[in-house]
Molecule: c-di-GMP-I riboswitch aptamer
Organism: Gemmatimonadota bacterium
RNA sequence: CGGCGACAACGGCAAACCCGCCGAAAGACGGGGACGCAAAGCCAACGAGACUAAGAUGUGCCAAGCGGCACAUGAUGUCGGUCGGGUUGCCCGA
Numbered sequence: 001c002g003g004c005g006a007c008a009a010c011g012g013c014a015a016a017c018c019c020g021c022c023g024a025a026a027g028a029c030g031g032g033g034a035c036g037c038a039a040a041g042c043c044a045a046c047g048a049g050a051c052u053a054a055g056a057u058g059u060g061c062c063a064a065g066c067g068g069c070a071c072a073u074g075a076u077g078u079c080g081g082u083c084g085g086g087u088u089g090c091c092c093g094a
Stems, first nucleotide, its partner, number of pairs: 005091001012037002017032004022027001035081001041087003046084003049079003056073007
């Protein structure tokens, strides 16, 4: 330097769920809580995938009209605890 990761040590993170809070939602954040995690650290403006659909567009219905409602499409939104990739890093046995 590269690879591998223990039934070790020092420690770390924290799913579901509950409370608060932000958001249209997905979901995020804070507190509690631990299912798990050797990168469950970081990157979503690297790629794939998943979720949502506010705004937009289209169609239909309603309405004198402004417009309203429903459905469909679809990220610019979200997920790194979906995966690949990138990047940084603790410990130590073989």